This is a predicted structure of a 474-nucleotide part of an RNA (small-subunit ribosomal RNA, 3' major domain) from an uncultured organism. The full RNA is in RNAcentral, with records from ENA and SILVA. The coordinates come from a structure-prediction model, not an experiment, and the mean pLDDT is 82.
Context: one part of a larger RNA
RNA sequence: UGACGGGGGCCCGCACAAGCGGUGGAGCAUGUGGUUUAAUUCGAUGCAACGCGAAGAACCUUACCUGGGCUUGAACCGUAGUCGAAAACCCCUGAAAAGGGGUCCUCCUUCGGGACGGCUAUAGAGGUGCUGCAUGGCUGUCGUCAGCUCGUGCCGUGAGGUGUUGGGUUAAGUCCCGCAACGAGCGCAACCCUUGCCCUUAGUUGCCAUCAGGUUAUGCUGGGAACUCUAAGGGGACUGCCCCGGAUAACGGGGAGGAAGGUGGGGAUGACGUCAAGUCCUCAUGGCCCUUACGUCCAGGGCUACACACGUGCUACAAUGGCCGGUACAAUGGGCAGCGAUACCGCAAGGUGGAGCAAAUCCUUAAAACCGGUCUCAGUUCAGAUUGCAGUCUGCAACUCGACUGCAUGAAGUCGGAAUCGCUAGUAAUCGCGGAUCAGCAUGCCGCGGUGAUACGUUCCCGGGCAUUGUACA
Repeated sequence: UGACGGGGGCCCGCACAAGCGGUGGAGCAUGUGGUUUAAUUCGAUGCAACGCGAAGAACCUUACCUGGGCUUGAACCGUAGUCGAAAACCCCUGAAAAGGGGUCCUCCUUCGGGACGGCUAUAGAGGUGCUGCAUGGCUGUCGUCAGCUCGUGCCGUGAGGUGUUGGGUUAAGUCCCGCAACGAGCGCAACCCUUGCCCUUAGUUGCCAUCAGGUUAUGCUGGGAACUCUAAGGGGACUGCCCCGGAUAACGGGGAGGAAGGUGGGGAUGACGUCAAGUCCUCAUGGCCCUUACGUCCAGGGCUACACACGUGCUACAAUGGCCGGUACAAUGGGCAGCGAUACCGCAAGGUGGAGCAAAUCCUUAAAACCGGUCUCAGUUCAGAUUGCAGUCUGCAACUCGACUGCAUGAAGUCGGAAUCGCUAGUAAUCGCGGAUCAGCAUGCCGCGGUGAUACGUUCCCGGGCAUUGUACA
RNA backbone atom coordinates (compact mmCIF):
# COMPACT_ATOMS: atom_id res chain seq x y z
C1' U A 1 0.00 0.00 0.00
C1' G A 2 -3.68 -3.66 -0.30
C1' A A 3 -6.61 -7.88 1.18
C1' C A 4 -9.25 -9.99 5.21
C1' G A 5 -12.22 -9.70 10.29
C1' G A 6 -18.55 -14.11 13.17
C1' G A 7 -14.14 -5.05 14.60
C1' G A 8 -16.91 -0.54 15.32
C1' G A 9 -19.07 4.16 12.31
C1' C A 10 -21.81 6.48 7.98
C1' C A 11 -24.57 5.37 3.39
C1' C A 12 -27.05 2.71 -0.77
C1' G A 13 -29.73 -1.41 -3.56
C1' C A 14 -36.88 -5.47 -4.33
C1' A A 15 -31.01 -6.65 0.09
C1' C A 16 -34.46 -7.37 4.20
C1' A A 17 -39.21 -5.94 5.99
C1' A A 18 -44.73 -4.89 4.34
C1' G A 19 -47.43 -7.11 0.26
C1' C A 20 -48.94 -9.44 -4.61
C1' G A 21 -47.98 -13.52 -7.77
C1' G A 22 -45.18 -17.88 -8.33
C1' U A 23 -41.35 -22.26 -8.16
C1' G A 24 -40.63 -26.73 -4.96
C1' G A 25 -46.19 -31.47 -5.14
C1' A A 26 -49.27 -33.26 -10.54
C1' G A 27 -49.28 -33.99 -16.12
C1' C A 28 -46.76 -32.28 -20.26
C1' A A 29 -42.89 -29.19 -23.06
C1' U A 30 -37.76 -27.99 -23.08
C1' G A 31 -32.44 -27.93 -21.45
C1' U A 32 -28.80 -30.55 -18.37
C1' G A 33 -26.60 -34.56 -15.37
C1' G A 34 -26.52 -39.72 -15.27
C1' U A 35 -27.26 -44.27 -17.63
C1' U A 36 -27.74 -46.73 -22.23
C1' U A 37 -26.01 -47.04 -27.24
C1' A A 38 -22.65 -48.77 -33.31
C1' A A 39 -23.47 -43.39 -32.51
C1' U A 40 -26.70 -41.08 -28.81
C1' U A 41 -21.52 -34.94 -32.48
C1' C A 42 -19.30 -30.68 -29.83
C1' G A 43 -19.13 -26.65 -26.48
C1' A A 44 -21.39 -23.91 -21.90
C1' U A 45 -20.80 -25.92 -15.22
C1' G A 46 -21.84 -21.33 -8.29
C1' C A 47 -23.75 -16.31 -8.70
C1' A A 48 -22.15 -15.02 -14.27
C1' A A 49 -23.79 -23.38 -17.28
C1' C A 50 -28.74 -25.87 -17.59
C1' G A 51 -36.12 -22.83 -23.32
C1' C A 52 -27.60 -21.45 -23.19
C1' G A 53 -24.44 -21.38 -28.76
C1' A A 54 -29.47 -23.55 -31.64
C1' A A 55 -33.74 -16.80 -34.92
C1' G A 56 -36.51 -23.33 -35.59
C1' A A 57 -31.98 -31.83 -36.01
C1' A A 58 -37.65 -36.00 -40.83
C1' C A 59 -33.41 -35.66 -45.76
C1' C A 60 -30.26 -31.35 -45.86
C1' U A 61 -28.40 -28.93 -41.59
C1' U A 62 -24.47 -32.63 -39.24
C1' A A 63 -19.59 -31.82 -37.03
C1' C A 64 -21.45 -38.43 -34.65
C1' C A 65 -22.20 -44.01 -36.12
C1' U A 66 -22.63 -48.17 -39.85
C1' G A 67 -21.89 -49.39 -44.80
C1' G A 68 -20.53 -48.20 -50.09
C1' G A 69 -17.06 -44.96 -53.04
C1' C A 70 -12.76 -41.10 -54.37
C1' U A 71 -7.24 -39.81 -53.68
C1' U A 72 -4.26 -33.06 -56.94
C1' G A 73 -9.51 -34.70 -54.42
C1' A A 74 -16.20 -31.16 -53.19
C1' A A 75 -14.28 -25.54 -53.93
C1' C A 76 -9.66 -21.96 -55.21
C1' C A 77 -4.84 -21.42 -57.70
C1' G A 78 0.53 -21.97 -60.31
C1' U A 79 3.92 -24.81 -63.59
C1' A A 80 5.17 -28.90 -67.11
C1' G A 81 3.47 -32.90 -70.31
C1' U A 82 -0.54 -35.18 -73.00
C1' C A 83 -5.52 -35.60 -75.18
C1' G A 84 -9.93 -32.96 -77.83
C1' A A 85 -13.61 -32.31 -75.95
C1' A A 86 -16.68 -31.21 -71.58
C1' A A 87 -21.69 -30.80 -70.41
C1' A A 88 -26.41 -32.74 -71.77
C1' C A 89 -29.65 -36.96 -73.24
C1' C A 90 -30.66 -42.50 -73.51
C1' C A 91 -29.66 -47.72 -71.73
C1' C A 92 -27.53 -51.25 -67.94
C1' U A 93 -25.69 -52.23 -62.62
C1' G A 94 -26.50 -49.83 -57.91
C1' A A 95 -29.60 -47.73 -51.85
C1' A A 96 -27.25 -43.54 -53.76
C1' A A 97 -22.57 -41.68 -54.76
C1' A A 98 -20.58 -43.75 -58.71
C1' G A 99 -19.13 -47.21 -62.65
C1' G A 100 -19.85 -49.24 -67.79
C1' G A 101 -21.92 -48.57 -72.82
C1' G A 102 -24.29 -45.49 -76.62
C1' U A 103 -25.90 -40.69 -79.10
C1' C A 104 -23.32 -36.16 -79.73
C1' C A 105 -18.37 -34.21 -80.74
C1' U A 106 -15.02 -27.78 -80.05
C1' C A 107 -13.78 -22.33 -80.95
C1' C A 108 -9.91 -18.54 -82.38
C1' U A 109 -5.22 -18.79 -85.12
C1' U A 110 0.23 -14.98 -87.47
C1' C A 111 -0.17 -22.69 -87.73
C1' G A 112 4.30 -21.45 -83.13
C1' G A 113 0.19 -21.61 -80.15
C1' G A 114 -3.99 -19.70 -77.21
C1' A A 115 -9.21 -20.16 -74.77
C1' C A 116 -12.05 -24.05 -72.34
C1' G A 117 -12.24 -28.92 -70.41
C1' G A 118 -10.31 -34.06 -69.20
C1' C A 119 -5.95 -37.03 -67.69
C1' U A 120 -0.65 -37.55 -65.64
C1' A A 121 3.24 -35.30 -62.54
C1' U A 122 4.51 -31.55 -59.07
C1' A A 123 4.17 -27.03 -55.92
C1' G A 124 0.29 -27.46 -52.89
C1' A A 125 -5.22 -28.00 -51.23
C1' G A 126 -8.34 -29.71 -47.17
C1' G A 127 -9.20 -30.71 -41.52
C1' U A 128 -16.05 -28.24 -36.92
C1' G A 129 -8.42 -32.36 -35.45
C1' C A 130 -5.53 -30.44 -30.28
C1' U A 131 -4.06 -26.24 -27.34
C1' G A 132 -9.14 -20.04 -25.19
C1' C A 133 -3.14 -21.80 -20.04
C1' A A 134 0.42 -19.23 -26.98
C1' U A 135 -3.28 -15.22 -29.22
C1' G A 136 -6.51 -11.24 -32.03
C1' G A 137 -11.47 -10.02 -32.15
C1' C A 138 -16.06 -10.42 -29.57
C1' U A 139 -18.75 -11.39 -24.90
C1' G A 140 -20.24 -12.33 -19.66
C1' U A 141 -19.42 -10.54 -14.53
C1' C A 142 -18.55 -7.21 -10.29
C1' G A 143 -21.86 -2.74 -12.07
C1' U A 144 -24.62 2.13 -14.66
C1' C A 145 -21.37 0.54 -8.79
C1' A A 146 -18.82 5.90 -8.31
C1' G A 147 -14.97 5.18 -8.73
C1' C A 148 -9.70 4.84 -11.41
C1' U A 149 -5.54 7.86 -12.50
C1' C A 150 -1.94 11.72 -14.33
C1' G A 151 1.34 16.51 -14.61
C1' U A 152 3.79 19.95 -11.55
C1' G A 153 4.58 21.16 -6.49
C1' C A 154 5.11 19.66 -1.31
C1' C A 155 6.15 15.59 2.57
C1' G A 156 8.95 10.85 3.35
C1' U A 157 16.00 7.59 3.20
C1' G A 158 12.38 4.49 0.63
C1' A A 159 7.96 1.60 -0.61
C1' G A 160 4.68 5.59 -0.87
C1' G A 161 1.62 9.76 0.74
C1' U A 162 -0.74 14.44 -0.43
C1' G A 163 -4.32 16.04 -4.25
C1' U A 164 -9.06 12.00 -3.86
C1' U A 165 -8.91 13.26 3.38
C1' G A 166 -12.23 16.93 6.55
C1' G A 167 -17.55 19.96 7.41
C1' G A 168 -22.13 19.79 4.64
C1' U A 169 -24.84 17.96 0.25
C1' U A 170 -26.16 14.71 -3.96
C1' A A 171 -28.59 9.42 -7.79
C1' A A 172 -23.26 10.63 -8.55
C1' G A 173 -15.18 12.10 -6.83
C1' U A 174 -22.71 15.92 -7.83
C1' C A 175 -21.85 20.60 -5.97
C1' C A 176 -20.35 24.19 -1.98
C1' C A 177 -16.91 25.54 1.96
C1' G A 178 -12.21 24.55 4.14
C1' C A 179 -7.21 22.65 3.40
C1' A A 180 0.36 22.07 0.67
C1' A A 181 -1.65 21.79 -2.70
C1' C A 182 -2.77 23.81 -7.88
C1' G A 183 -4.64 21.92 -12.25
C1' A A 184 -5.96 17.96 -15.74
C1' G A 185 -7.70 13.06 -17.96
C1' C A 186 -10.95 8.41 -18.19
C1' G A 187 -15.73 7.69 -15.79
C1' C A 188 -20.88 10.73 -13.54
C1' A A 189 -24.11 14.31 -15.83
C1' A A 190 -25.35 16.60 -20.54
C1' C A 191 -25.21 16.16 -25.92
C1' C A 192 -28.39 10.99 -29.08
C1' C A 193 -33.24 7.96 -29.72
C1' U A 194 -38.23 7.29 -27.87
C1' U A 195 -42.64 8.74 -25.00
C1' G A 196 -45.87 12.70 -22.47
C1' C A 197 -48.03 18.96 -23.86
C1' C A 198 -48.32 22.96 -27.51
C1' C A 199 -47.29 25.59 -32.18
C1' U A 200 -45.85 26.00 -37.47
C1' U A 201 -45.54 23.65 -42.27
C1' A A 202 -47.76 19.75 -45.33
C1' G A 203 -52.78 17.08 -46.50
C1' U A 204 -52.67 11.23 -49.56
C1' U A 205 -53.50 6.12 -49.36
C1' G A 206 -55.09 8.90 -43.55
C1' C A 207 -59.20 12.50 -41.27
C1' C A 208 -64.85 14.38 -41.59
C1' A A 209 -66.73 19.68 -37.82
C1' U A 210 -69.62 22.76 -41.31
C1' C A 211 -72.35 22.59 -46.67
C1' A A 212 -74.49 19.49 -50.62
C1' G A 213 -75.70 14.67 -53.05
C1' G A 214 -76.56 9.42 -52.41
C1' U A 215 -77.35 4.52 -49.82
C1' U A 216 -80.66 -0.90 -46.26
C1' A A 217 -75.72 0.68 -44.60
C1' U A 218 -70.43 2.68 -44.88
C1' G A 219 -66.00 9.42 -45.85
C1' C A 220 -69.48 6.33 -50.35
C1' U A 221 -69.16 11.03 -53.65
C1' G A 222 -68.59 16.51 -54.47
C1' G A 223 -66.00 19.20 -51.23
C1' G A 224 -63.31 20.81 -46.70
C1' A A 225 -57.95 21.64 -44.03
C1' A A 226 -61.11 22.56 -38.58
C1' C A 227 -60.25 17.86 -35.51
C1' U A 228 -57.66 12.96 -35.13
C1' C A 229 -53.42 11.18 -37.31
C1' U A 230 -49.00 11.04 -40.13
C1' A A 231 -43.62 13.35 -40.23
C1' A A 232 -40.32 17.38 -40.62
C1' G A 233 -39.09 21.84 -38.01
C1' G A 234 -39.60 24.60 -33.53
C1' G A 235 -41.33 25.86 -28.35
C1' G A 236 -41.49 23.93 -23.37
C1' A A 237 -38.53 22.53 -17.35
C1' C A 238 -34.02 26.10 -15.79
C1' U A 239 -34.82 25.04 -8.67
C1' G A 240 -36.67 30.15 -13.39
C1' C A 241 -40.62 32.43 -9.24
C1' C A 242 -42.55 32.71 -3.74
C1' C A 243 -42.03 31.01 1.61
C1' C A 244 -39.14 28.32 5.37
C1' G A 245 -34.55 25.88 6.94
C1' G A 246 -29.18 26.10 6.05
C1' A A 247 -22.91 28.93 6.80
C1' U A 248 -24.87 34.70 3.48
C1' A A 249 -23.04 28.63 0.22
C1' A A 250 -24.13 24.07 -2.09
C1' C A 251 -28.57 22.06 -1.11
C1' G A 252 -33.19 20.37 1.40
C1' G A 253 -38.75 20.92 2.66
C1' G A 254 -43.34 23.27 1.09
C1' G A 255 -46.18 26.24 -2.57
C1' A A 256 -47.78 28.75 -7.21
C1' G A 257 -48.20 28.35 -12.32
C1' G A 258 -47.96 24.22 -15.74
C1' A A 259 -49.38 18.69 -20.08
C1' A A 260 -45.04 17.68 -17.34
C1' G A 261 -41.06 19.63 -11.30
C1' G A 262 -36.59 19.12 -9.36
C1' U A 263 -32.61 13.18 -13.39
C1' G A 264 -40.64 13.85 -15.99
C1' G A 265 -40.87 8.04 -17.84
C1' G A 266 -38.11 4.41 -20.91
C1' G A 267 -33.76 3.19 -23.99
C1' A A 268 -28.81 3.42 -26.06
C1' U A 269 -24.30 4.45 -23.59
C1' G A 270 -20.49 0.01 -19.22
C1' A A 271 -14.11 4.06 -16.43
C1' C A 272 -9.01 1.68 -14.52
C1' G A 273 -9.44 -3.20 -13.80
C1' U A 274 -11.04 -8.53 -11.65
C1' C A 275 -12.27 -13.77 -12.69
C1' A A 276 -5.09 -17.48 -16.86
C1' A A 277 -14.00 -16.25 -16.70
C1' G A 278 -16.22 -17.88 -22.02
C1' U A 279 -15.33 -18.72 -27.21
C1' C A 280 -9.36 -22.14 -31.83
C1' C A 281 -17.20 -25.13 -33.63
C1' U A 282 -18.73 -17.50 -36.36
C1' C A 283 -14.25 -15.44 -38.08
C1' A A 284 -8.86 -14.59 -37.91
C1' U A 285 -4.28 -16.72 -36.10
C1' G A 286 1.12 -19.03 -33.62
C1' G A 287 2.55 -23.95 -32.46
C1' C A 288 1.47 -29.27 -32.76
C1' C A 289 -0.97 -33.28 -35.40
C1' C A 290 -3.65 -36.13 -40.06
C1' U A 291 -2.43 -36.44 -45.72
C1' U A 292 -5.43 -43.54 -50.30
C1' A A 293 -7.18 -39.93 -44.27
C1' C A 294 -8.46 -36.91 -38.52
C1' G A 295 -9.65 -34.91 -46.05
C1' U A 296 -14.01 -35.67 -49.29
C1' C A 297 -18.87 -37.83 -51.80
C1' C A 298 -23.25 -40.82 -50.82
C1' A A 299 -27.35 -44.02 -48.52
C1' G A 300 -29.35 -45.38 -43.95
C1' G A 301 -29.24 -44.53 -38.78
C1' G A 302 -28.20 -41.11 -34.58
C1' C A 303 -28.34 -35.99 -32.23
C1' U A 304 -35.69 -37.47 -30.55
C1' A A 305 -32.78 -43.51 -26.35
C1' C A 306 -34.84 -43.80 -20.52
C1' A A 307 -34.84 -47.41 -13.68
C1' C A 308 -33.56 -42.02 -12.37
C1' A A 309 -31.93 -36.59 -10.49
C1' C A 310 -32.00 -31.16 -11.21
C1' G A 311 -33.03 -26.25 -13.81
C1' U A 312 -36.49 -23.25 -16.86
C1' G A 313 -41.49 -23.11 -18.56
C1' C A 314 -46.78 -24.41 -20.15
C1' U A 315 -51.60 -26.37 -18.49
C1' A A 316 -54.44 -27.25 -14.32
C1' C A 317 -56.60 -28.48 -9.64
C1' A A 318 -62.23 -24.67 -10.71
C1' A A 319 -68.00 -20.81 -9.38
C1' U A 320 -63.65 -13.89 -9.31
C1' G A 321 -65.15 -20.46 -12.73
C1' G A 322 -66.65 -24.07 -17.07
C1' C A 323 -69.99 -24.33 -21.34
C1' C A 324 -73.59 -22.00 -25.00
C1' G A 325 -75.60 -17.67 -27.54
C1' G A 326 -75.27 -12.34 -28.49
C1' U A 327 -72.32 -7.87 -28.76
C1' A A 328 -68.00 -4.10 -28.48
C1' C A 329 -62.88 -1.74 -28.22
C1' A A 330 -56.19 -2.07 -29.96
C1' A A 331 -51.13 -1.49 -31.05
C1' U A 332 -46.51 -3.17 -33.07
C1' G A 333 -45.44 -5.50 -37.42
C1' G A 334 -45.30 -8.79 -42.06
C1' G A 335 -46.51 -9.68 -47.32
C1' C A 336 -44.74 -11.13 -54.88
C1' A A 337 -41.67 -18.46 -55.70
C1' G A 338 -45.71 -13.61 -51.13
C1' C A 339 -50.31 -11.85 -48.27
C1' G A 340 -54.70 -13.68 -50.12
C1' A A 341 -60.87 -10.94 -49.64
C1' U A 342 -66.31 -11.79 -51.30
C1' A A 343 -68.40 -16.54 -52.76
C1' C A 344 -68.95 -22.01 -52.73
C1' C A 345 -67.76 -27.16 -50.44
C1' G A 346 -66.44 -29.64 -45.66
C1' C A 347 -68.63 -30.83 -38.43
C1' A A 348 -63.44 -29.20 -38.56
C1' A A 349 -58.20 -29.01 -39.84
C1' G A 350 -58.75 -27.49 -44.70
C1' G A 351 -60.17 -27.40 -50.03
C1' U A 352 -62.00 -24.92 -54.80
C1' G A 353 -61.37 -20.25 -56.75
C1' G A 354 -58.44 -15.74 -57.48
C1' A A 355 -61.07 -9.60 -56.37
C1' G A 356 -57.34 -6.47 -54.48
C1' C A 357 -52.25 -5.38 -52.98
C1' A A 358 -44.68 -4.25 -54.04
C1' A A 359 -49.34 -1.69 -49.75
C1' A A 360 -51.38 4.90 -44.12
C1' U A 361 -55.00 2.27 -50.29
C1' C A 362 -55.46 -4.70 -50.45
C1' C A 363 -54.82 -9.01 -46.93
C1' U A 364 -53.75 -10.22 -41.77
C1' U A 365 -61.23 -12.25 -36.89
C1' A A 366 -57.99 -9.32 -31.01
C1' A A 367 -58.90 -11.82 -26.36
C1' A A 368 -59.96 -10.99 -21.47
C1' A A 369 -64.26 -7.37 -20.66
C1' C A 370 -69.92 -6.62 -21.19
C1' C A 371 -75.27 -8.78 -21.74
C1' G A 372 -78.43 -13.21 -21.43
C1' G A 373 -78.89 -18.54 -20.39
C1' U A 374 -77.13 -23.05 -18.04
C1' C A 375 -74.12 -26.02 -14.49
C1' U A 376 -74.44 -25.93 -8.02
C1' C A 377 -69.28 -27.90 -5.26
C1' A A 378 -68.87 -33.38 -7.38
C1' G A 379 -62.67 -35.89 -9.27
C1' U A 380 -67.89 -32.82 -11.56
C1' U A 381 -70.63 -29.98 -17.79
C1' C A 382 -63.32 -29.14 -13.39
C1' A A 383 -58.83 -30.77 -15.59
C1' G A 384 -56.93 -32.44 -19.98
C1' A A 385 -52.41 -36.49 -20.09
C1' U A 386 -52.62 -41.16 -22.50
C1' U A 387 -54.47 -44.40 -26.18
C1' G A 388 -57.64 -46.20 -30.58
C1' C A 389 -59.84 -44.99 -35.28
C1' A A 390 -60.64 -41.61 -39.35
C1' G A 391 -58.60 -37.38 -41.75
C1' U A 392 -56.00 -32.43 -43.40
C1' C A 393 -51.49 -29.77 -44.76
C1' U A 394 -46.24 -29.09 -45.93
C1' G A 395 -42.58 -31.71 -48.30
C1' C A 396 -38.81 -36.54 -53.21
C1' A A 397 -40.15 -38.54 -48.40
C1' A A 398 -43.82 -37.68 -41.99
C1' C A 399 -41.77 -45.75 -39.77
C1' U A 400 -37.75 -44.36 -36.53
C1' C A 401 -39.15 -38.51 -35.98
C1' G A 402 -43.75 -33.03 -38.06
C1' A A 403 -47.89 -29.81 -36.97
C1' C A 404 -53.10 -29.64 -37.01
C1' U A 405 -58.58 -31.57 -37.15
C1' G A 406 -62.90 -34.81 -35.91
C1' C A 407 -65.06 -38.92 -33.06
C1' A A 408 -64.05 -41.99 -28.95
C1' U A 409 -60.95 -42.70 -24.48
C1' G A 410 -60.80 -39.43 -19.85
C1' A A 411 -54.71 -40.51 -16.20
C1' A A 412 -52.41 -37.64 -12.28
C1' G A 413 -54.16 -33.43 -10.03
C1' U A 414 -58.72 -30.82 -4.56
C1' C A 415 -53.36 -25.20 -4.17
C1' G A 416 -48.25 -28.26 -2.97
C1' G A 417 -42.60 -30.23 2.98
C1' A A 418 -37.86 -28.17 3.96
C1' A A 419 -36.56 -24.48 0.96
C1' U A 420 -36.67 -20.75 -2.86
C1' C A 421 -37.76 -16.74 -7.08
C1' G A 422 -39.75 -12.16 -9.41
C1' C A 423 -41.83 -7.42 -8.74
C1' U A 424 -42.48 -0.33 -6.44
C1' A A 425 -46.56 1.99 -11.60
C1' G A 426 -49.22 1.85 -16.33
C1' U A 427 -45.03 -1.87 -12.67
C1' A A 428 -46.76 -6.99 -10.69
C1' A A 429 -50.69 -10.00 -12.13
C1' U A 430 -53.82 -11.25 -16.17
C1' C A 431 -55.63 -11.21 -21.66
C1' G A 432 -54.81 -11.75 -26.51
C1' C A 433 -51.93 -9.95 -31.13
C1' G A 434 -47.44 -9.53 -34.27
C1' G A 435 -42.35 -10.76 -35.90
C1' A A 436 -37.53 -13.25 -36.73
C1' U A 437 -35.89 -18.35 -37.85
C1' C A 438 -38.88 -21.14 -41.33
C1' A A 439 -41.21 -25.84 -47.14
C1' G A 440 -43.54 -27.60 -42.56
C1' C A 441 -42.94 -27.29 -37.08
C1' A A 442 -43.01 -22.31 -30.76
C1' U A 443 -45.56 -23.76 -24.08
C1' G A 444 -39.06 -20.77 -26.32
C1' C A 445 -37.18 -15.82 -27.87
C1' C A 446 -37.91 -10.60 -29.41
C1' G A 447 -41.74 -7.00 -29.59
C1' C A 448 -47.03 -4.84 -29.25
C1' G A 449 -51.20 -3.17 -27.12
C1' G A 450 -56.07 -4.32 -23.55
C1' U A 451 -57.60 -4.70 -18.23
C1' G A 452 -54.96 -3.19 -13.98
C1' A A 453 -53.33 -3.85 -7.84
C1' U A 454 -50.30 -3.89 -2.72
C1' A A 455 -45.87 -1.10 0.44
C1' C A 456 -44.43 1.24 8.38
C1' G A 457 -39.26 1.26 8.12
C1' U A 458 -33.35 0.10 8.01
C1' U A 459 -32.63 -4.05 13.84
C1' C A 460 -31.30 -8.38 10.99
C1' C A 461 -29.74 -11.69 5.97
C1' C A 462 -27.11 -10.75 0.97
C1' G A 463 -24.21 -7.53 -2.27
C1' G A 464 -21.79 -2.79 -2.78
C1' G A 465 -19.44 2.42 -1.60
C1' C A 466 -16.52 5.81 1.95
C1' A A 467 -13.23 6.90 5.85
C1' U A 468 -11.34 4.35 10.32
C1' U A 469 -9.26 0.19 13.49
C1' G A 470 -6.67 -4.86 14.33
C1' U A 471 -3.63 -8.53 11.73
C1' A A 472 1.44 -14.09 12.86
C1' C A 473 -1.64 -12.64 5.39
C1' A A 474 0.58 -10.58 0.25